[in-house]
RNA sequence: GAUGAACGCUGGCGGUGUGUCUAAGGCAUGCAAGUCGUACGAUCCCUUCGGGGAUAGUGGCGAACGGGUGCGUAACACGUCGGAACCUACCCUAAACUCUGGCAUAACCCCGCGAAAGCGGGACUAAUUCCAGAUGUGCUCUUCGGAGUAAAGCUCAGGCGGUUUAGGAUGGUCCGGCGGCUGAUUAGCUUGUUGGUGAGGUAAAAGCUCACCAAGGCGAUGAUCAGUAGCGGGUGUGAGAGCACGACCCGCCUCACUGGGACUGAGACACUGCCCAGACACCUACGGGUGGCUGCAGUCGAGAAUCUUCGGCAAUGGGCGAAAGCCUGACCGAGCGACGCCGCGUGUGGGAUGAAGGCCUUCGGGUUGUAAACCGCUGUCAGAGGGGAUGAAAGGCUAGAGGGUUAUCCCUCUUGUUUGACACAUCCUCAGAGGAAGUACGGGCUAAGUUCGUGCCAGCAGCCGCGGUAAGACGAACCGUACGAACGUUAUUCGGAAUCACUGGGCUUAAAGGGUGCGUAGGCGGCAUGGAAAGUUGGGUGUGAAAUCCCUCGGCUCAACCGAGGAAUGGCGCCCAAAACUGCCUUGCUUGAGGGAGACAGAGGUGAGCGGAACUACGGGUGGAGCGGUGAAAUGCGUUGAUAUCCGUAGGAACACCGGUGGCGAAAGCGGCCCACUGGGUCUCUUCUGACGCUGAGGCACGAAAGCUAGGGUAGCGAACGGGAUUAGAUACCCCGGUAGUCCUAGCCGUAAACGAUGAGCACUUGGUCGGAGAGCCUUCCACAGCUUUCCGGCCGUAGCGAAAGUGUUAAGUGCUCCGCCUGGGGAGUAUGGUCGCAAGGCUGAAACUCAAAGGAAUUGACGGGGGCUCACACAAGCGGUGGAGGAUGUGGCUUAAUUCGAGGCUACGCGAAGAACCUUAUCCUGGUCUUGACGUGCAUGGAUUAACCCUACGAAAGUAGGGCCACGCCCUUCGGGGUGGAACAUGCACAGGUGCUGCAUGGCUGUCGUCAGCUCGUGUCGUGAGAUGUCGGGUUAAGUCCCUUAACGAGCGAAACCCUUGUCACUAGUUGCCAGCGAGUAAUGUCGGGGACUCUAGUGAGACUGCCGGUGUUAAACCGGAGGAAGGUGGGGAUGACGUCAAGUCCUCAUGGCCUUUAUGGCCAGGGCUGCACACGUCCUACAAUGGCGCGCACAAAGGGAAGCGAACCCGCGAGGGUCAGCAAAUCCCAAAAAUCGCGCCCCAGUUCGGAUUGCAGGCUGCAACUCGCCUGCAUGAAGCCGGAAUCGCUAGUAAUCGCGGGUCAGCAUACCGCGGUGAAUGUGUUCCUGAGCCUUGUACACACCGCCCGUCAAGCCACGAAAGCGGGGGGUAUCCGAAGUCGCUGAGGUAACCGCAAGGAGCCAAGCGCCGAAGAUAAACUCCGCGAUUGGGACU
Repeated sequence: GAUGAACGCUGGCGGUGUGUCUAAGGCAUGCAAGUCGUACGAUCCCUUCGGGGAUAGUGGCGAACGGGUGCGUAACACGUCGGAACCUACCCUAAACUCUGGCAUAACCCCGCGAAAGCGGGACUAAUUCCAGAUGUGCUCUUCGGAGUAAAGCUCAGGCGGUUUAGGAUGGUCCGGCGGCUGAUUAGCUUGUUGGUGAGGUAAAAGCUCACCAAGGCGAUGAUCAGUAGCGGGUGUGAGAGCACGACCCGCCUCACUGGGACUGAGACACUGCCCAGACACCUACGGGUGGCUGCAGUCGAGAAUCUUCGGCAAUGGGCGAAAGCCUGACCGAGCGACGCCGCGUGUGGGAUGAAGGCCUUCGGGUUGUAAACCGCUGUCAGAGGGGAUGAAAGGCUAGAGGGUUAUCCCUCUUGUUUGACACAUCCUCAGAGGAAGUACGGGCUAAGUUCGUGCCAGCAGCCGCGGUAAGACGAACCGUACGAACGUUAUUCGGAAUCACUGGGCUUAAAGGGUGCGUAGGCGGCAUGGAAAGUUGGGUGUGAAAUCCCUCGGCUCAACCGAGGAAUGGCGCCCAAAACUGCCUUGCUUGAGGGAGACAGAGGUGAGCGGAACUACGGGUGGAGCGGUGAAAUGCGUUGAUAUCCGUAGGAACACCGGUGGCGAAAGCGGCCCACUGGGUCUCUUCUGACGCUGAGGCACGAAAGCUAGGGUAGCGAACGGGAUUAGAUACCCCGGUAGUCCUAGCCGUAAACGAUGAGCACUUGGUCGGAGAGCCUUCCACAGCUUUCCGGCCGUAGCGAAAGUGUUAAGUGCUCCGCCUGGGGAGUAUGGUCGCAAGGCUGAAACUCAAAGGAAUUGACGGGGGCUCACACAAGCGGUGGAGGAUGUGGCUUAAUUCGAGGCUACGCGAAGAACCUUAUCCUGGUCUUGACGUGCAUGGAUUAACCCUACGAAAGUAGGGCCACGCCCUUCGGGGUGGAACAUGCACAGGUGCUGCAUGGCUGUCGUCAGCUCGUGUCGUGAGAUGUCGGGUUAAGUCCCUUAACGAGCGAAACCCUUGUCACUAGUUGCCAGCGAGUAAUGUCGGGGACUCUAGUGAGACUGCCGGUGUUAAACCGGAGGAAGGUGGGGAUGACGUCAAGUCCUCAUGGCCUUUAUGGCCAGGGCUGCACACGUCCUACAAUGGCGCGCACAAAGGGAAGCGAACCCGCGAGGGUCAGCAAAUCCCAAAAAUCGCGCCCCAGUUCGGAUUGCAGGCUGCAACUCGCCUGCAUGAAGCCGGAAUCGCUAGUAAUCGCGGGUCAGCAUACCGCGGUGAAUGUGUUCCUGAGCCUUGUACACACCGCCCGUCAAGCCACGAAAGCGGGGGGUAUCCGAAGUCGCUGAGGUAACCGCAAGGAGCCAAGCGCCGAAGAUAAACUCCGCGAUUGGGACU
């Protein structure tokens, strides 16, 4: 795009078409074929007696057309082009004839049988019925003499008929060429079969039939069989070629309940005729009968689905008739169905406050939308009323005229008249916008989007795919888009699909080259001459029905529709011509091919023989404890003497070195040497043949390994098997043994990643280089080298090709020829059938079902128990810990009214929390209480009531209730007050509030990889592209740091540097810091005067850059060593964190979308909880002691803090602390004692003078308050613990370890956290391993990226299929039996009008009988298809 459609929703009118696609299933009822009285008798009716009418029967014509169907049929059925041995009623033309007789029989009448349908008998009668005779133009036969052969009459006298013959027309019959479905898992079929002779038969050719003879005929160009199917004109689609279809209309065929058969007839083997058989249905008096809608309507059934039991013969056509006319479900019309196509309408112009309403909103508005309302106008369609054309012209009747010699008859013309089932075009009038719009869609494809609802639910879906709380995809609304009396869906078909490729595809790796050769059929084929003309080409001609399509006109107002003319109809036939090409015939040629001669190389093949090394076994000698084997072992062998070693003997198998991208072969394959036989190849000569060629469906042959059969052989190796190991297991990998086998002979098998994953042949198309086998030239000759050339084998590469990888004269380039093969993945190379095989199995080879992919090449990543290089407290080397104890703290779990929430490997767990007794504190729990609210903004109203403040009551408080008190600004003022504004208040409305949810809606911030060295861009270049290059490579670095090379050149973010701090020096400046020198003073102290030297403070500078030297390196970058220097190769430390990853963390810091809540999830309050304890884990503290503990004495810091603060000194207290008070907003005063260390003393290895938990008593401090639940002190108590299993953490130097000090938080509470200094090591200079990381490379079936992907069994459910004892059914044949009707033949003793005969009788005919054939039926054995089937097998999905 289309449809004979169906379904859903909707539906105004008309025109024109069209309508059981299924059950060729069954049918009630009505109608669908009759007509003629001018063929006939008879009967009846009417009559104006002239006549007219009706009709059962006889007779004639018709009923074989028209109408329906598509079962069957793969066929001369159809189409097309030819042909002939034929028939043809009615019609036309021509010729001739139509004479004389006869016998019957329906009807009618009588009798009888039957329920009916119907039938029988007797008697009578007519014809255009039947019969005989005559004639014979002619016709037929013929032995050429001859023989045979026809008719019908009627009438109005005009005619209408009849017979014969010939011709025509029309219709039909038969034959042939060619054309159009599928299956080879159908390969052989055929006996009247193929042909001949003769006969029969037919309208007619013919095995059409029969007898005899012969043995043919068909088939790979697909016979036979099976499945499917009416064929064509045409229809749909398509650019075409094609593909699909064959409704309506036209032509042909076929069928008529199923099967068979003939009769009649011009024509039938007959849709509404006959006979028989069968099934079904109906009637019945049970004895018998009747019927055939695939005609028009209609009905049941089936189905997704397809109409009225209509009108009329008015038109067209048909039958009969002389005609009038009759009949006609053909036909013409109407009805029903949006079933299709076409047309028309449902108004039109104006109309903005852009109304209301709806929807959205950023709240401004936008949109629906000029849409509506409203104002004007029109009148199509439908409705009502009225007029009115046409389809009608013939024919008939009437009248007239002309012609036919006359005519009332016939013909022609004219006038008048008659005939419409149905339809209404069109016109006029009327009224009034009145009666007339929906459907689908809106994620992309694909025109058209927003909101709400829902929350992987409900649902959508043609494909991709949507839906798990912000859905443009579901549902709704609004809006929009498309089409519009329709619109969607489903089904089917064509297109797109070059996705079966003729036009017009492919086969190295995506599906696809046969394992290889020989060769049959077939296909294709070199150069030249002549011929004929099959193909071919040109011209002419016939046909190619009409309709359809196309073009041009024309008719309906247009269109659909219809008419006319033209064109076209690719095809087939005939005639003429041409001869280039193909084919054919003839004659030649040599270049293809083959032969000959001479050389040459070779693991080519077959058979036989020979050889050495090795191995094993056996015998002997030597020898004496192990051997062997592995990652390590063990099994095994060995004192009965192994292994080792020497000699000898035997056996079997394989042939080291040479040996090589070397050679040979068709492939498989071939390797010691020699001999025999033998195949192929190459080179040279150019002597011969003369296209002998190429390919090759089937076929035949060869064909690795394994395997099979029979017989040998067996050294080594070695499936199976045994043992030893390994392992979770180990039916494996490793080891010790070892049977088949491996070897030979004969046979089978016939497959391989049988691979170059690349069929064979020929030709053409730039090159370079290497190897093998020859020949020639050059060199005076030889050799080497060089050059040329032929063949073979490789590599690299141009153009081209290719999706790319790649290929590239050995093509995967460009062409030709032939063969094989492919058409999404799985199912499956399975099932089944066939075939081959001894078997194993091979060859051929599906479907159901299922998926939306499977696949190729390349790219970027990621990954690897891949490789290379490199790094890191990663390991190693060390030091100290954790894991064991007690305690602290966090987490889990448990508990609880509640134990608020978050964080979860590294990267949660002394984390948010820099400090939960109340507060903090949260929807934590229990209880009480408030509702515009604890807080913010606005509006309205009120009016000076309330609030604040004071007091009272209740109460745990919050709060509730009550009382007291009181304003302010401005204006006016009569000084009483009034108006207005208004902080605050009350009420009400908007709203506030939420640590409620979503960190997977977000911003911001943060963690981690990781301070790892990476991550990118511009331009250029390469690639179809993704992408690559740069960023790789060689060096080097801590570093993508730098250098060199380089189709790259540059640049950015990172690294580095810049910043802070620390280490040295200088300058500047000296107070609160310092004190060398000078002075003063004190018991003593920088205490004071002073000083800036020093320390220090804190500001500015200097200094370090591989700068210098040597070596290494590429003359580089850089590295190594050295000098100098406080510091040396980034000096130490900090801050600084690229592109990104983890939907990492946080909605409970903050911000924020959406959702939820609003007398509560908000606010306030009291008490409790967050501290709860069988347990488990993380992080810490203190220890277990003598490098220690305790006591006494003595020394040295840094960095900080301090006013609701730090608090000296003094006094009290054993102490915590208390009292009192100086100083200090700080280099000034205070906290403040540093501790380890050092000196002396005690302890003496013990659960201790270690360790300090726990508990008791007594106190202190903070605070409203220490019960739950703080810290501290004193006395007393004195637990576990004696260095910690598996495992695991930190650290490379001022580091680890150890020691103390300070700060923040804070009323109080620090073993935590953040800082500070003191003392102060050990080890390593390596990269094998563990972990992580970077770069290059490689493989990949991964891309959510190895925590990936993915395979098989098993369990369960479900689906389709196969096998299966068997069971049921269908189909077409075969054979046998039975054998209806019926034709034909025989017979015909029965019957019999026409003819012959005087008669008897005969001829002829018929019944009956018999025979052949013969449907249905029965039986039998097979074949084939379908269904079911316990059980079973594999497969698909979940």